[in-house]
RNA sequence: AUUACGUAAAGACGUAACCCACAUAUAUGCUAGAGAAUAUGGCUCUAGUGUUUCUACCCGACACCGUAAACGUCGGACUAUGCGGGAAAGCAACUUUUGG
Numbered sequence: 001a002u003u004a005c006g007u008a009a010a011g012a013c014g015u016a017a018c019c020c021a022c023a024u025a026u027a028u029g030c031u032a033g034a035g036a037a038u039a040u041g042g043c044u045c046u047a048g049u050g051u052u053u054c055u056a057c058c059c060g061a062c063a064c065c066g067u068a069a070a071c072g073u074c075g076g077a078c079u080a081u082g083c084g085g086g087a088a089a090g091c092a093a094c095u096u097u098u099g100g
Stems, first nucleotide, its partner, number of pairs: 002017006018086003022082004026056001029049007041065002050057001058076005
């Protein structure tokens, strides 16, 4: 921003879905093995660990690495649970009622 259901009716109330904000968890982290790329690159697969926790464990930019085997910083969420919020007014249309 909305929707559905219930309350004999209802624009009222309640519940649920959905969306938003916040809190907690996790640091989108860490460990190990195998393989792969090399400044036009910096990944792939597997196992474990981390949460009173299911799932996830990546992406991008920048830096850095002078060709080697190794990445750093920053930004971004997803998932689980809890709590709160999704207002008011105007205009138009529709429906109903009353009066002429």
Purine riboswitch aptamer, 100 nucleotides, folded computationally. The coordinates come from a structure-prediction model, not an experiment, and the mean pLDDT is 78. Its Rfam family is "Purine riboswitch aptamer". Its Rfam clan is "Purine riboswitches". From the family's description: Riboswitches are metabolite binding domains within certain messenger RNAs that serve as precision sensors for their corresponding targets. Allosteric rearrangement of mRNA structure is mediated by ligand binding, and this results in modulation of gene expression. A class of riboswitches that selectively recognises guanine and becomes saturated at concentrations as low as 5 nM. In Bacillus subtilis, this mRNA motif is located on at least five separate transcriptional units that together encode 17 genes that are mostly involved in purine transport and purine nucleotide biosynthesis. It has also been shown that some members of this family are specific for adenine instead. Hence this family are termed purine riboswitches. Rfam 15.1 lists 4,097 matches to the family in 1,411 species. The sequence was found by an Rfam model in a public genome assembly.